[in-house]
Molecule: Glycine riboswitch aptamer
Organism: uncultured Allosphingosinicella sp.
RNA sequence: GCGCGGGAGAGCGCGGAGGGUCCAGGCCGUCCGCCACCGAAGGAGCAACCGCCCCGGAAUCUCUCAGGUGCUAAGGACCGCGC
Repeated sequence: GCGCGGGAGAGCGCGGAGGGUCCAGGCCGUCCGCCACCGAAGGAGCAACCGCCCCGGAAUCUCUCAGGUGCUAAGGACCGCGC
């Protein structure tokens, strides 16, 4: 690195637009925007720590740019097995 398996957290929010349904009220779902929230793709920061040691490597810590949260799809650090 590849394959398989396991794998968390966070929206019962607001507004607008179209569609479906209904006599109507209303309901359902989609798109856009706003706000709020999460940290375990990635990225960035500090430096605990580590090493071939004065030079390097550096996190599960911190930030939330990206990403993710409106039922569960995808993604997913990390762990186990095999090559």